[in-house]
RNA sequence: GAAGCUGGCCAGACAGUCGCUGCGCACGCAAGUGCGGAGAGGAAAGUCCGGGCUCCGCAGAGCAGGAUGCCGGUUAACGACCGGACACCGCGAGGUGAUGAACAGUGCCACAGAAAACAAACUGCCUAAAUCCCGCAAGGGGUCGGCGAUGGUGAAAUGGCGGGGUAAGAGCCCACCGCGUACGUGGUAACACGUACGGCACGGCAAACUCCAUCCGGAGCAAGAUCAAAUAGGCAGACCAUGACGUUGCUCGCGUCGUCUGCGGGUAGAUCGCUUGAGCGUCAGGCAACGAAACGCCUAGAGGAAUGACUGUCCACGACAGAACCCGGCUUAUCGGCCAGCUUCACCU
Numbered sequence: 001g002a003a004g005c006u007g008g009c010c011a012g013a014c015a016g017u018c019g020c021u022g023c024g025c026a027c028g029c030a031a032g033u034g035c036g037g038a039g040a041g042g043a044a045a046g047u048c049c050g051g052g053c054u055c056c057g058c059a060g061a062g063c064a065g066g067a068u069g070c071c072g073g074u075u076a077a078c079g080a081c082c083g084g085a086c087a088c089c090g091c092g093a094g095g096u097g098a099u100g101a102a103c104a105g106u107g108c109c110a111c112a113g114a115a116a117a118c119a120a121a122c123u124g125c126c127u128a129a130a131u132c133c134c135g136c137a138a139g140g141g142g143u144c145g146g147c148g149a150u151g152g153u154g155a156a157a158u159g160g161c162g163g164g165g166u167a168a169g170a171g172c173c174c175a176c177c178g179c180g181u182a183c184g185u186g187g188u189a190a191c192a193c194g195u196a197c198g199g200c201a202c203g204g205c206a207a208a209c210u211c212c213a214u215c216c217g218g219a220g221c222a223a224g225a226u227c228a229a230a231u232a233g234g235c236a237g238a239c240c241a242u243g244a245c246g247u248u249g250c251u252c253g254c255g256u257c258g259u260c261u262g263c264g265g266g267u268a269g270a271u272c273g274c275u276u277g278a279g280c281g282u283c284a285g286g287c288a289a290c291g292a293a294a295c296g297c298c299u300a301g302a303g304g305a306a307u308g309a310c311u312g313u314c315c316a317c318g319a320c321a322g323a324a325c326c327c328g329g330c331u332u333a334u335c336g337g338c339c340a341g342c343u344u345c346a347c348c349u
Base pairs, nucleotide, nucleotide: 001345002344003343004342005341006340007339008338009337010336012314013313014312015311016310017309018308020039021038023036024035025034026033027032041320045331046330048329049328050327051326052325053220054219055218056217065216066215067214068213069212070084071083072082073081074080085099086097087096088095089094100211101210105209106208107205108204109203122151124147125146126145130143131142132141133140134139159177160176162174163173164172178200179198180197181196182195183194184193185192186191224272225271226270227269234263235262236261237260238259239258243257244256245255246254247253279297280296281295282294285290315318
């Protein structure tokens, strides 16, 4: 210098004017006015996970259903994150991975191929044994058989490769590699390494059903709570009748019907929930995620819903995008720029 990898940060800047929404102070009976100060994001988005909070309720157990799935840790919790193991990719820095179980059972394995799962024999190899025929013999041909090494198919063909062995062959035997079992060593563990033994002990697929282990009650701030005009029905008291109706034609008795007040109720409306919080910064500790104590900081809170408009100067000419109870993650969108660590290559000293 070029090409990359990983992590973090910024998201036009400055000044002025006029507005909008909260807060504090002052004035005002109030409406409001004045001054001061604050006012969107890294994703506020998707609502995909996890939690706080609230109500229903008591969720203990089981079934169903769903999610997760190597090991250890972090956390309020998680399917998130960090560190490690293993596999694959990359020369490398690094990246990716739902990565438990296939002798519990069921199922599937397209095309091709003889055969895709308790084997089978297309192309093939062999006549050593048995037996038949020909031949004087050497030998030749067949029957009965032996083999699974060679060729071909496939993503995958019952360990690989080399040697011995054999009629031809075969873990049939041997060395190495792989695999399995046992033991030892290191590690918290996943796992790694080593030694001994076993001749291989029957492919693959669980993001197919399934099995195993762990976790999960439901609904959500339009949750929910308080105050409370109005309305319906309800309860209590007072007043008004000697009235109307019903009960038998009449009387008595009984029941119902009115007005007002209070309680209660809860609609409109108002208020709370609402932003001081598992908060942020410094910092002991920790490889890291994270994070004790202490100190410091305050950072929108509306309810048709504010956060805007204009002017000037400058530049690299400005992307995606707008809070609505809060927080931790994940995912998706995004003009461009900056910083740190590291890798490979080339050149110079």
Annotation:
This is a predicted structure of a 349-nucleotide RNA (Bacterial RNase P class A) from a Pseudomonadota bacterium. It matches the Rfam family "Bacterial RNase P class A". Rfam classes the family as a ribozyme. Model confidence (mean pLDDT): 76 of 100. The organism belongs to Pseudomonadota, within Bacteria. The sequence is in RNAcentral, with records from ENA. Of the family's consensus pairs, 94% are formed in the model. The gene name in the source record is rnpB.